[in-house]
RNA sequence: AGAGUUUGAUCCUGGCUCAGGAUGAACGCUAGCGGCAGGCCUAAUACAUGCAAGUCGAGGGGCAGCACGGUAGCAAUACUGGUGGCGACCGGCGCACGGGUGCGUAACGCGUAUGGAACUUGCCCUUUACUGGGGAAUAGCCCGGAGAAAUUCGGAUUAAUACCCCAUGGUAUGCUGGUGUGGCAUCACACUAGUAUUAAAGAUUUAUCGGUAAAGGAUAGUCAUGCGUCAGAUUAGCUAGUUGGCGGGGUAACGGCCCACCAAGGCGAUGAUCUGUAGGGGGUCUGAGAGGAUGAUCCCCCACACUGGUACUGAGAUACGGACCAGACUCCUACGGGAGGCAGCAGUAGGGAAUAUUGGUCAAUGGGCGAGAGCCUGAACCAGCCAUGCCGCGUGCAGGAAGAAGGCCCUCUGGGUUGUAAACUGCUUUUGACAGGGGCCAAAAUAUCCAUGCGUGGAGAAUUGAGAGUACCUGUAGAAUAAGCACCGGCUAACUCCGUGCCAGCAGCCGCGGUAAUACGGAGGGUGCAAGCGUUGUCCGGAUUUAUUGGGUUUAAAGGGAGCGUAGGUGGCCUUAUAAGUCAGUGGUGAAAGCCUGUCGCUUAACGAUAGGGCUGCCAUUGAUACUGUUAGGCUUGAGUACUGAUGAGGUAGGCGGAAUUGACAGUGUAGCGGUGAAAUGCAUAGAUAUUGUCAAGAACACCGAUUGCGAAGGCAGCUUACUAAGGAGUAACUGACACUGAGGCUCGAAAGCGUGGGGAUCAAACAGGAUUAGAUACCCUGGUAGUCCACGCCAUAAACGAUGAUUACUCGAUGUAUGCGAUAGAUAGUAUGCGUCCAAGCGAAAGCGUUAAGUAAUCCACCUGGGGAGUACGACCGCAAGGUUGAAACUCAAAGGAAUUGACGGGGGUCCGCACAAGCGGUGGAGCAUGUGGUUUAAUUCGAUGAUACGCGAGGAACCUUACCUGGGCUAGAAUGUGAAGGAAUGUAUCAGAAAUGGUACAGUCAGCAAUGACCUGAAACAAGGUGCUGCAUGGCUGUCGUCAGCUCGUGCCGUGAGGUGUUGGGUUAAGUCCCGCAACGAGCGCAACCCCUAUCUUUAGUUGCCAGCACGUCAAGGUGGGGACUCUAGAGAGACUGCCUGCGCAAGCAGAGAGGAAGGAGGGGAUGACGUCAAGUCAUCAUGGCCCUUACGCCCAGGGCUACACACGUGCUACAAUGGCCCAUACAAAGUGUUGCGAGCUGGUAACAGUAAGCCAAUCACAAAAAGUGGGUCUCAGUUCGGAUUGCAGGCUGCAACUCGCCUGCAUGAAGCUGGAAUCGCUAGUAAUCGCAAAUCAGCAAUGUUGCGGUGAAUACGUUCCCGGACCUUGUACACACCGCCCGUCAAGCCAUGAAAGUCUGGGAGACCUGAAGACGGUAACCGCGAGGAGCCGUUUAGGGUAAAACAGGUAAUUAGGGCUAAGUCGUAACAAGGUAACC
Repeated sequence: AGAGUUUGAUCCUGGCUCAGGAUGAACGCUAGCGGCAGGCCUAAUACAUGCAAGUCGAGGGGCAGCACGGUAGCAAUACUGGUGGCGACCGGCGCACGGGUGCGUAACGCGUAUGGAACUUGCCCUUUACUGGGGAAUAGCCCGGAGAAAUUCGGAUUAAUACCCCAUGGUAUGCUGGUGUGGCAUCACACUAGUAUUAAAGAUUUAUCGGUAAAGGAUAGUCAUGCGUCAGAUUAGCUAGUUGGCGGGGUAACGGCCCACCAAGGCGAUGAUCUGUAGGGGGUCUGAGAGGAUGAUCCCCCACACUGGUACUGAGAUACGGACCAGACUCCUACGGGAGGCAGCAGUAGGGAAUAUUGGUCAAUGGGCGAGAGCCUGAACCAGCCAUGCCGCGUGCAGGAAGAAGGCCCUCUGGGUUGUAAACUGCUUUUGACAGGGGCCAAAAUAUCCAUGCGUGGAGAAUUGAGAGUACCUGUAGAAUAAGCACCGGCUAACUCCGUGCCAGCAGCCGCGGUAAUACGGAGGGUGCAAGCGUUGUCCGGAUUUAUUGGGUUUAAAGGGAGCGUAGGUGGCCUUAUAAGUCAGUGGUGAAAGCCUGUCGCUUAACGAUAGGGCUGCCAUUGAUACUGUUAGGCUUGAGUACUGAUGAGGUAGGCGGAAUUGACAGUGUAGCGGUGAAAUGCAUAGAUAUUGUCAAGAACACCGAUUGCGAAGGCAGCUUACUAAGGAGUAACUGACACUGAGGCUCGAAAGCGUGGGGAUCAAACAGGAUUAGAUACCCUGGUAGUCCACGCCAUAAACGAUGAUUACUCGAUGUAUGCGAUAGAUAGUAUGCGUCCAAGCGAAAGCGUUAAGUAAUCCACCUGGGGAGUACGACCGCAAGGUUGAAACUCAAAGGAAUUGACGGGGGUCCGCACAAGCGGUGGAGCAUGUGGUUUAAUUCGAUGAUACGCGAGGAACCUUACCUGGGCUAGAAUGUGAAGGAAUGUAUCAGAAAUGGUACAGUCAGCAAUGACCUGAAACAAGGUGCUGCAUGGCUGUCGUCAGCUCGUGCCGUGAGGUGUUGGGUUAAGUCCCGCAACGAGCGCAACCCCUAUCUUUAGUUGCCAGCACGUCAAGGUGGGGACUCUAGAGAGACUGCCUGCGCAAGCAGAGAGGAAGGAGGGGAUGACGUCAAGUCAUCAUGGCCCUUACGCCCAGGGCUACACACGUGCUACAAUGGCCCAUACAAAGUGUUGCGAGCUGGUAACAGUAAGCCAAUCACAAAAAGUGGGUCUCAGUUCGGAUUGCAGGCUGCAACUCGCCUGCAUGAAGCUGGAAUCGCUAGUAAUCGCAAAUCAGCAAUGUUGCGGUGAAUACGUUCCCGGACCUUGUACACACCGCCCGUCAAGCCAUGAAAGUCUGGGAGACCUGAAGACGGUAACCGCGAGGAGCCGUUUAGGGUAAAACAGGUAAUUAGGGCUAAGUCGUAACAAGGUAACC
């Protein structure tokens, strides 16, 4: 010091979360020791038991109990205050300290600083004076009585340092005087005169201790005041002893503290009153600090002692372990009455997540009493329990590699890791155990002795230890007694395997888990801390996320709708005085502890001691005077006034005007008008619409008119009149800081709405009808009422916006415009105030702003602090109402949001392309059949492919095989291959069982080599099997598609905070990111094109199997033969085409031309060739391959069956429906292929399929082989036909082990549907479509009408780019980014959660009213007591408490009800985001 998290990515805003520290803690796991601390935070709940305050005989009367002595007695025992002592009693002092707790209290309670001239103070210290005399009682004891007890009554007698009286009398107190001094004032002090009143106690060892009065001190208290001290305004008014005065009373003392009278004050926005919460401080935690939080332990103060009230005693109390009364509770009781108060120490119950022993001692420190010894002391000192915290120590150290075994992992004959770790060897002994020694804390005081007049000083001896035989020291044996917890996806240090499979679970945030999880659980390994480690809670920090230090407000949350103005805040220039603020010096105080620094003591540290610092504060005093304030005087520049001439839709009231609209009346006129995308409702033959004229009404003011003007904002528009306001310019005459802002307050304030009364033409919510639609409570149409208009009165809100508060100053420019001023001049430039545009600097997250700031500064006001809930609820105020203003919480999410970027998308725009449309030709969709698919069926109908991009696809050939499927029969190292002990030649034949696989039997055979051995066959064990089982969403490879579309990128540079941009955009051009020009870009790569192949022309080379012009031979005919290379052809090599030439256009690239030439012309035609990428596209069943799964089976063999099923649906095809045709006869012309288990001429047989025989050919030689459409001739004549051929029967042929399921072909017979095909849809732009045949692969054969090739014949049309589809580029909007098959809203239905309202109901606190009223206090008082003082009793006042009645307030609960939030896959629609399909929003 930061980090994670909003996005595809970016910057910003902004919240949430984490890392740190702390804790009186608690919980989980674990645990060796010691030191020092700490330990009911909850029920101020209730308490059994014990203890916590007594002491003094040197105050007193005495003597119950104990001991001793004495007397009597044998003894038991009795008597005896004689002694030690002493229960109870009288008396003194103490009990007001110490100890506990935090209920109450928002207060002079606390803190701090002052004041008391308004006060008290026992014990203690100092000083002065005094201590004389007398009296009456009462406890106790004794006697008697009441009562269960507590307790109490009566009588007799008695003492004191208890009580009373008299005397004495001072510096005390009261009254009356005098003189002086001081003070801010009331007054105080000093000296002094007179007068009145009030004191005392004794003990005794004779030395002292006490007692009384007074003064002073110290200590302790008390009162008053300034300042500081929580939250709420959804608490705004409070107050009658209230505020003050005079006079009394009371008090230690001032005071409404109390009372009588008089006055009407006092407090409050600088927050009174009320409500809630809370003991305050020193300090503690955190923080860089400022702050924030907190107030355990220790110290100071306060308050309280079961709850409430009250006084007494006393120096001191309104008294924790005292009293009285009332109340609640508990206990005792003989029922009549009594007793009690742990918030003292232990302890118990209860509550709670949670907090200890019914311990020891007065040894020390301190306290009370005492002359003292001493007694008392749960204060205190110690011990016990608890890892609750802090600190320290230990659990060993060194060597030791076969890098052991085991575990774990891996690419597995091996390696890595655990790991020098262990074993093993040597060493040490802290701690613990045992044994021995052994402290400090203790110094005295007192007593004793000496000195001393008294205080006091001195001396030396003795005594005293709870803790504790503890700390500490020494010794002995022995590595011996001692390690866990959390974590390992990122933040955050630390990684692998197995299991699990959106399950179980994890999680602080982001998020993991759906079969390869470093995130779940386990293991191995690692990381962190360590006698602890984690979790949870709380506080501060990080958070500059409440911002004084130190934030913001155009768009992220946030400027009030606007003005005027009160309080307040702030304020121009010069001089004077003052010294409040401010600054400096000095003094006092700021307790101690704590904190910081140094030193020292416990072995160290924690802890403690000591010295210093600090305590940032407050008060007083002295000084300074720049600034601020205050005082006095002046100034003119801020502000205002005056005058002058201009400006404007500024405002209010009145008058006037024309156009239009609607209506009325009249005329003309006739069938429609109107309206829409198209229609209909509506109007119209009773005459509409249209048109002409006249009249009426109300509302609004075309053109001018303009990013022009005016106004504070809202807002203001025909013309004119009256009244009225404003800003600006100029002049510099007047005033002289008069200013700025502005919480509350007041005023204004669009539209809609409300009230009353008018008015009502148009338009038009609601409403009605017509359309649209799945619906249409809408958009569109026809109507139409409030309203729209006026007057008066309310309302007070708008996206009331520049989403930008007001004022002032400063900071480059360019340009337009409105209104002034003034200058030169006839061209312009200056200045002021407005209204705009573009820019510098600067600012900003960016967009942008930029003298009209969102720049630089100043003053004042308003407002913000994550999203939702919500501008909601409740309350209050305002309003006639509608509603407005103010304005939360529970709960819930981890985001919500701003700006910009790249894409994608749009029923956005622009440009362009494509058989995309259009123009054409031919099909599909209807029929029958073939084939594939779905579905269904089945034992099985194996599997895959599924919009385009599956469906005559994998399959270029399922009868067996194929074959993966089903049924049945079999095999298990297996059907294949290798190594291989051993055995045997190999092999052949026959036969039995069986469906076969398989198993058995018999016979024959006896290899090569001299041998070793080799080939072949069988073959145990073993090692390598096998799987068309799963995952194409783990993969490679291959493929489809966008698309043969023109795109996709990089380097360097430049721009931008950045994502990114630029280049690649722009202007042209192209089939093309093709090329040219321009340009912060310059270059380059993958694509395009070219290079390759076929084809079209020519040349050349070469002529066999091809060819045959010329020359010969020859045939019925025939390149058949000799020969030839001319031609065709074959197949090698070349040429040729490049906008090269011309003309026109153009800067160029290039385009155009029936151009020339040319076989071919602008890419000549065709093919191969497929950029970066997209679709988790397809394929694990071609192959390969990770992982998973099966192993007498999911492997392998065999037979049979199935893949060929069939109500049905779809795709792709074939054949047709006929005359451009069918049939018959005759006849012509190809290319490309294939062939030796093959093609097979010819001949023979058969109607034919085919069969028999057989030449030739391994093929430019022979064969398949006939090309067909075509052409010539004939026939049929529009019909279900001489069209069409399905289906079926019979008879045959071929292949094959085998044609039943399930092949093809032939002949004869049969002769179905179908007469050109609905919605819709497909192909094709030239040698193309259409049409005709030929060949081949696969193959025994074939279900081929398929596929791949080959040639023959051979068209039509394209105006054009509006529309449909797809694509490319630029631009625009976006709330999309899984990217429009996107996103997303609301009702309803379901579950859960919190909240509001609510008849009622329950509880609580406080105030007021009335009634009653204890104890006590105060006041009064004739009867009773007392000689008296006085008392009792009674009466009154006051008051705790109790009661009555009503209302209010607060909280809980509630039938019902309202909205809100949350929740993978519910319903209905489609509102918003694109022009979101009616722009959206307020």
Small-subunit ribosomal RNA from an uncultured bacterium, 1482 nucleotides, folded computationally. RNAcentral holds the sequence, with entries from ENA, Greengenes and SILVA. Its mean pLDDT, the model's own confidence on a scale to 100, is 82.